[in-house]
């Protein structure tokens, strides 16, 4: 410098042949159950889907471009 492949909730991830409302488990709050805890059970909060911008009636989802990790190759030393 060249290829590639990840980036979605506080944490691991699922959804990516474009379409109804963006979810699941662990966490956290809250309530029920306990003399009191953990267990268990119910509910709830949390997301601008990694940033522009483009395509489209519509875009986590395709399409350029940047950012950031991670692999692989080339180059110097």
């Nucleotide at each position: 410098g060249g290829g590639c492949g990840u980036g979605u909730a506080g944490c691991u991830c699922a959804g990516u042949c474009g379409g109804u409302u963006a979810g699941a488990g662990c966490g956290u709050c809250a309530c029920a159950c306990u003399g009191a805890u953990a267990a268990u059970g119910u509910g709830a909060a949390g997301g601008u889907c990694g940033g522009u911008g483009g395509u489209u009636c519509g875009a986590a989802u395709c399409c350029a471009c940047c950012c950031a990790c991670g692999c692989c190759c080339a180059c110097c030393a």
A computed fold for a 77-nucleotide RNA from Parcubacteria bacterium SG8_24, annotated as transfer RNA. The source organism's lineage runs through Bacteria, Bacteria candidate phyla and Candidatus Parcubacteria. The RNAcentral record of the sequence draws on ENA and MGnify. RNAcentral records the identical sequence in 2 taxa. Its Rfam family is "tRNA". The family's RNA type in Rfam is transfer RNA. Rfam describes the family as follows. Transfer RNA (tRNA) molecules are approximately 80 nucleotides in length.